[in-house]
The prediction has a mean pLDDT of 83.
The RNA shown here (transfer RNA) has 72 nucleotides and comes from an Actinomycetota bacterium.

RNA sequence: GGGGGCGUAGCUCAGCGGAAGAGCGCUCGCCUUACAAGCGAGAGGUCACUGGUUCGAUCCCAGUCGCCCCCA
Numbered sequence: 001g002g003g004g005g006c007g008u009a010g011c012u013c014a015g016c017g018g019a020a021g022a023g024c025g026c027u028c029g030c031c032u033u034a035c036a037a038g039c040g041a042g043a044g045g046u047c048a049c050u051g052g053u054u055c056g057a058u059c060c061c062a063g064u065c066g067c068c069c070c071c072a
Stems, first nucleotide, its partner, number of pairs: 001071007010024004018055001026042005048064005
C1' cells in the first nucleotide's frame, strides 16, 4: 500500500428498517446475628464519528477513526 471482519450499558454479547435488550457487575429494599446465595425494585446507552438514502436508520450506502486478520 491492497483486501476482509469488528465497533451496541462498566464487562461479555444479542438485536439488523417502525426507533434499545440479556447475563454478569453496580445501587436500594427484603431475607440473615452477619456475609454469601436467593427474592423484589432501580440506575446506567450521543448504538465509534460525519454525511447520504428513506415517511422513518443501531440496521442500508459512502467517507473518517480505532482494533483484529490476510496479501504484498
About this RNA
It was read from a public genome assembly. Lineage of the source: Bacteria > Bacillati > Actinomycetota. Rfam family: tRNA. Gene Ontology term of the family: triplet codon-amino acid adaptor activity. It is annotated as a transfer RNA.